[in-house]
Molecule: small-subunit ribosomal RNA
Organism: uncultured bacterium
RNA sequence: AGAGUUUGAUCAUGGCUCAGAACGAACGCUGGCGGCAGGCUUAACACAUGCAAGUCGAACGGUUGUAGCAAUACAGCAGUGGCAGACGGGUGAGUAACACGUGGGAACCUUCCUAGGGGUACGGAACAACUCAGGGAAACUUGAGCUAAUACCGUACACGUCCGUGAGGAGAAAGAUUUAUCGCCCUUAGACGGGCCCGCGUCGGAUUAGGUAGUUGGUGGGGUAACGGCCUACCAAGCCGACGAUCCGUAGCUGAUCUGAGAGGAUGAUCAGCCACACUGGGACUGAGACACGGCCCAGACUCCUACGGGAGGCAGCAGUGGGGAAUCUUGGACAAUGGGCGCAAGCCUGAUCCAGCCAUGCCGCGUGAGUGAAGAAGGCCUUAGGGUUGUAAAGCUCUUUUACCAGGGACGAUAAUGACGGUACCUGGAGAAUAAGCCCCGGCAAACUUCGUGCCAGCAGCCGCGGUAAUACGAAGGGGGCUAGCGUUGUUCGGAAUUACUGGGCGUAAAGCGCACGUAGGCGGGUCGUUAAGUCAGGGGUGAAAUCCCGGAGCUCAACUCCGGAACUGCCUUUGAUACUGGCGAUCUAGAGGUCGAGAGAGGUGAGUGGAAUUCCGAGUGUAGAGGUGAAAUGCGUAGAUAUCGGGAGGAACAUCAGUGGCGAAGGCGGCUACCUGGCCCAAUACUGACACUCAGGUGCGACAGCGUGGGGAGCAAACAGGAUUAGAUACCCUGGUAGUCCACGCCGUAAACGAUGAGAACUAGAUGUCGGGGGGGAUUAGCCCCUCGGUGUCGUAGCUAACGCGCUAAGUUCUCCGCCUGGGGAGUACGGCCGCAAGGUUGAAACUCAAAGGAAUUGACGGGGACCCGCACAAGCGGUGGAGCAUGUGGUUUAAUUCGAUGCAACGCGAAGAACCUUACCUGGUCUUGACAUCCUCGGAACCCUGCAGCGAUGCGGGGGUGCCUUCGGGAGCCGAGAGACAGGUGCUGCAUGGCUGUCGUCAGCUCGUGUCGUGAGAUGUUGGGUUAAGUCCCGCAACGAGCGCAACCCUUGUCCCUAGUUGCCAUCAUUUAGUUGGGAACUCUAGGGAGACCGCCGGUGACAAACCGGAGGAAGGUGGGGAUGACGUCAAGUCAUCAUGGCCCUUAUGACCAGGGCUACACACGUGCUACAAUGGCCGGUACAAAGGGCUGCCAACCCGCGAGGGGGAGCUAAUCCCAGAAAACCGGUCGUAGUCCGGAUCGGAGUCUGCAACUCGACUCCGUGAAGUCGGAAUCGCUAGUAAUCGCGAAUCAGAAUGUCGCGGUGAAUACGUUCCCGGGCCUUGUACACACCGCCCGUCACACCAUGGGAGUGGGUUGCAAAAGAAGUGGGUAGUCUAACCUUCGGGGGGGCGCUCACCACUUUGUGAUUCAUGACUGGGGUGAAGUCGUAACAAGGUAACCGUA
Repeated sequence: AGAGUUUGAUCAUGGCUCAGAACGAACGCUGGCGGCAGGCUUAACACAUGCAAGUCGAACGGUUGUAGCAAUACAGCAGUGGCAGACGGGUGAGUAACACGUGGGAACCUUCCUAGGGGUACGGAACAACUCAGGGAAACUUGAGCUAAUACCGUACACGUCCGUGAGGAGAAAGAUUUAUCGCCCUUAGACGGGCCCGCGUCGGAUUAGGUAGUUGGUGGGGUAACGGCCUACCAAGCCGACGAUCCGUAGCUGAUCUGAGAGGAUGAUCAGCCACACUGGGACUGAGACACGGCCCAGACUCCUACGGGAGGCAGCAGUGGGGAAUCUUGGACAAUGGGCGCAAGCCUGAUCCAGCCAUGCCGCGUGAGUGAAGAAGGCCUUAGGGUUGUAAAGCUCUUUUACCAGGGACGAUAAUGACGGUACCUGGAGAAUAAGCCCCGGCAAACUUCGUGCCAGCAGCCGCGGUAAUACGAAGGGGGCUAGCGUUGUUCGGAAUUACUGGGCGUAAAGCGCACGUAGGCGGGUCGUUAAGUCAGGGGUGAAAUCCCGGAGCUCAACUCCGGAACUGCCUUUGAUACUGGCGAUCUAGAGGUCGAGAGAGGUGAGUGGAAUUCCGAGUGUAGAGGUGAAAUGCGUAGAUAUCGGGAGGAACAUCAGUGGCGAAGGCGGCUACCUGGCCCAAUACUGACACUCAGGUGCGACAGCGUGGGGAGCAAACAGGAUUAGAUACCCUGGUAGUCCACGCCGUAAACGAUGAGAACUAGAUGUCGGGGGGGAUUAGCCCCUCGGUGUCGUAGCUAACGCGCUAAGUUCUCCGCCUGGGGAGUACGGCCGCAAGGUUGAAACUCAAAGGAAUUGACGGGGACCCGCACAAGCGGUGGAGCAUGUGGUUUAAUUCGAUGCAACGCGAAGAACCUUACCUGGUCUUGACAUCCUCGGAACCCUGCAGCGAUGCGGGGGUGCCUUCGGGAGCCGAGAGACAGGUGCUGCAUGGCUGUCGUCAGCUCGUGUCGUGAGAUGUUGGGUUAAGUCCCGCAACGAGCGCAACCCUUGUCCCUAGUUGCCAUCAUUUAGUUGGGAACUCUAGGGAGACCGCCGGUGACAAACCGGAGGAAGGUGGGGAUGACGUCAAGUCAUCAUGGCCCUUAUGACCAGGGCUACACACGUGCUACAAUGGCCGGUACAAAGGGCUGCCAACCCGCGAGGGGGAGCUAAUCCCAGAAAACCGGUCGUAGUCCGGAUCGGAGUCUGCAACUCGACUCCGUGAAGUCGGAAUCGCUAGUAAUCGCGAAUCAGAAUGUCGCGGUGAAUACGUUCCCGGGCCUUGUACACACCGCCCGUCACACCAUGGGAGUGGGUUGCAAAAGAAGUGGGUAGUCUAACCUUCGGGGGGGCGCUCACCACUUUGUGAUUCAUGACUGGGGUGAAGUCGUAACAAGGUAACCGUA
């Protein structure tokens, strides 16, 4: 310090997630030792048992025991009395408060302690204990009687005490003794502790906006230790609050702790300070101090005892129990230390404390061994089978002994005694590697990789995401990485997150400027002078507890830990100064703002008047059959006279031209003309005022359309509605009608994509150019020109800004002031609540839940029922077909034991298959074999091989006979055959989505890229775009590009012309010969096959830009790539092929391998593709006569000749081929016949007879002859090929092949028609545009419905909690009143009084009760929408002009 994740990629926005640190933690696996710390975060839930606060005989009377004869001594004890139980210890329920923190203040108290001063005199009356008598189960209690005190009461004397202006008044005491002290009372101070008041700070909610009657203040009185509405009476009407009162929710506060660079954020365990509480609520008493944790009284709930009459209790003290919970310890030891209470003291008490126990809960330290050791052991794992790795790791050898164990010694803590800890720490000795390693992870983030298993299953997952047969992501193993007595997970906090932005963010399009203005509070504010010193700055003083953090030291062997010192505690208070800036006050100025005079422009506003054109309607005229409407129609209108036309009238609404990125207005908005009233703006000049300014939360006003209310009006248009069309449907788009509404008046509504998606104001910062309204200057002042300036409104653009697009003096630049708003998407601008509204609804405005994205700009593609340009048998123009028939062939389907498998839009379907009767053959049935039909190795035997018998359909089995080879170093070897064992063979089994290779297709389309440079943050762009041109990214020109590569073209083959060479098997012009190039001869020609020439827009003219090129012409065999072929860029389709071959993985191994026979691949209600033959006269048939090319041939082609009607048979010459053969070319031509018919067309089908091939033609071959003679008379929708030697038509050959083409591949013969043209269909290229697509339109995507689950709103209600108001009620207690009753001290005149208790009563008041509200939580039949879910249904709304542009508001 960052990283992952939205995209095909990019930048930016933005959320989610991770890496770090921490914890009173918990859970999982594991666990050796020690030190130091920590340990109910939940039920302030309930508690058994024990302990946690007593002590004093030196206050007092008494009493018990022991010793003693006694006096007495010693040791205790219940009670009276004193002090302490207000500390210490626990907890955090309550509390949003002077509770806490910090800093101040004045009207107070303070036992014990310290210091000073004074006093301690004289009296009195009781009550416990105790005794007696009762009651009660108990707790306890009643009556009578005796008694002491440092218990209680009175009097006196009082000081420097208190009250009071004063006079005057009030108020004390206690003794005990060992004779030295301890006490007591009053008083003054101190110290310590406490009470009270104030400034400032201290959580969230405004969907809590008003609260308050003792309330705010005053006066009198009361009360308190003390001020005070603290209380009371009266008087006044205040007080608090947007600087957030009140209400609701939550919460003990702080020092500090965690985190962070800091600022901050979160927390408030342990330790320390303060507060509050003690079963719940209330109350007081005592006391210096309490409204009292282990005190009292009352009420309530709960628990316990009970003889049912009554009683007892309070662990949020230490242990411990139950319960709750994910979770938190021993019913331990000791007062030895520190501290506390009492006591003169000894001492007693002390679950405070000091220690120990349990727990890896945390932090810190140590160990589980060290050295050596390569045959790199064994085993494991992987493997390309060689090896690699685990790994010096182990074993082995040599050492050491920390820890643990055993034994011995042994502190400090206490400087006399006293040690729980303590089997202490520590030291010494001993034995022995001995007692001691796990957890998580290994796809990226993020260090670490392989194998097997699994097969979208099981599972993983913090995010992205893995898993559907080759998973580094699941599980296991090996290996590796990390940490280590721990390691992971979960939870929480901070960080990263500049993701709430003070430090330190934003708002044109990503979330975000209120629709606009006026204006209050508030914020902020021009120049100068003076003053002040609040802010600000500086110095000093006080405080900021200790601990913590930091620094320097010190002590435990180190560290953690502890101790000492320092610094710090960023704060508050106070004081002395400074005076620039800000503020306050005073004075002044004119540059801001306002104002005056004079001009000016304008759809600015309100009401009134008025005008013409047009639509519609009405009356009348002319006139006749249609008119209207549409893509085309129809509904509707019209012979009852429409439409059209002419003239008249009525009525409403809107104002053509002018008209303009022109004007005005704050915005909404404003448009005929006229005048009245009226707002604002601008210009020029300038008296005057003197900061009066800017912005603006609340507030107020204005505010399109739609909508609402009341009353008018209503021509046109037109939601709803009706009809007609369209359509699968059409509640739409289109058409015919048509009501609200649109218009007016008045009143509401208050919203819009109310947009410049850009708040208002001010200042500064290049220019260029248009336009509107003013002013000035120049050109000589009648010129249409130029310049300057103010205000508006546009375009382009510099710097700068921006994620980019873009903005750019009208800023989105640079600054200042103020306001509004944003913080991931969805849920949702929804719900609830409030406010507003007549309603519709508006405004304010959440949460649960859910997702990992949503969104912006730009880029490259792809796509568009977007645009421009161009091409192609793409259309058009033509010719011929297919689709109808029969047959052939392939496919689907069906059938079957099997009908083997593959190919499936173009780009599968006469395809793999250039040829299934057996074989092929992979399929089926049946029968056989198991190292195998085939390969290599080993052992043994035998040469190999040939002939042959029997059984069987055959594979096979059982036999018979012949035959003994080659090389040799004599051991044997090579080849072949047979047998045996195992390694292995074998598989047309699966996966073409694991692959290689090959192929198809876009497409022979003109494209696809690179280097360097340049531009851009970047993806990328440029080049390759543009202007021309081409078949072409072909070439030229231009150009931030310059070059280059793969493609194009050319080079190659073939064909077309000529030349040279050569002349057999080919040729024959001349000569001879002949039936015949047959022969002689010739080398001219044809031809053959080698080599050359030729064509390049080269020449001429024109066009074009002086280019490239195009058009025309000449010459030429050929003219603009001459024709044809081969040649297929980067890539696309997970295209095709595991069945050509090769190959990873998986699978089978007496079978999924191998062999054999037979069958099947040839099936047949049907559907499709490709073909053949036809339907005839441009023809069929018969006869005659011509002319090819290219091929093939020894297991072959096969001549002549003979036989057969023929297929064919016989025959055997020739030919290893320019020689011989296949081999008669056919259409054509000539002649004849048929005469439009199911025919002399057509030939299917069937019967019979044959031929050939072959081991074998039954399933299932081809051909021949005779007979038979079906459908079919030119083919619906639709669809295919072809642009010239092409289509069409005619035959010939070849491969495969024993035989078996209508298929395929070739060859030649005859030989057309048409192309205006590019609007349309299809495909393609380039540019541009839009995009929400990128699996790329076969894309994306919306809503209802149906199903499942989840959270949530409403809901008749129901049940709890809290609380307001009005009442009732009234325990205990305190205060007041009272003389019913009782009464020791004092007084007394002895009657009584004073004082007091009890009782009664009044006031206050807790529990409780009633009524009525508010609020919150839970629940609720039913119901509303929302979210999520793999493939459900219906449509197609949006994204392209999304096929009706989309969107906003409203109905």